[in-house]
This is a predicted structure of a 72-nucleotide RNA (transfer RNA) from Ictidomys tridecemlineatus. The sequence is in RNAcentral, with records from Rfam. The source organism's lineage runs through Eukaryota, Deuterostomia, Craniata, Boreoeutheria and Ictidomys. Rfam family: tRNA. Gene Ontology term of the family: triplet codon-amino acid adaptor activity.
RNA sequence: GGGAAUAUAGCUCAGUGGUAGAGCACUUGCCUAGCAUGCAAGAGACCCUGGGUUCAAUUCCCAAUACUACAA
Numbered sequence: 001g002g003g004a005a006u007a008u009a010g011c012u013c014a015g016u017g018g019u020a021g022a023g024c025a026c027u028u029g030c031c032u033a034g035c036a037u038g039c040a041a042g043a044g045a046c047c048c049u050g051g052g053u054u055c056a057a058u059u060c061c062c063a064a065u066a067c068u069a070c071a072a
Base pairs, nucleotide, nucleotide: 002070004068006066007065010024011023012022013021018055026042027041028040029039030038049063050062051061052060
């Protein structure tokens, strides 16, 4: 250099056009003599970046960036 996959919460992942959810982690309360476990509640991502299509884009199209593996 080539074709391809991936990029969404602190981490791991869902979400195929109509304002984004789960598990773990975190915070608070309950529970306990205390810790852990458990129960309840809460905070936290305008979805890697820039354009385009559309009434409307995390989602479709193009480009760029990063990372991954593949062939040579």